Predicted 3D model of a 75-nucleotide RNA (transfer RNA) from a bacterium. The sequence was found in a public genome assembly. It matches the Rfam family "tRNA".

RNA sequence: GCGCCCAUUGUUUAGCUUGGCUCAUAACACCGCCCUUUCACGGCGGGGACGUGGGUUCAAAUCCCACUGGGCGCG
Numbered sequence: 001g002c003g004c005c006c007a008u009u010g011u012u013u014a015g016c017u018u019g020g021c022u023c024a025u026a027a028c029a030c031c032g033c034c035c036u037u038u039c040a041c042g043g044c045g046g047g048g049a050c051g052u053g054g055g056u057u058c059a060a061a062u063c064c065c066a067c068u069g070g071g072c073g074c075g
Base pairs, nucleotide, nucleotide: 001074002073003072004071005070006069007068010028011027012026020058030046031045032044033043034042051067052066053065054064055063
């Protein structure tokens, strides 16, 4: 230098070639309430995320381009 893969709440993760059923899924963690003499367990509820910048579109986490970071391969 070239090619390929990855990036979503605090962590892990679904959704991504069917663009709209998602005000973005689930588990753990966190907060509140219930339960308990108390804690733990259990039950109910709540807040919180699409790497950055453009483009296409009525509509983008999803399609296109560039960049950033990580990994692999070739030279």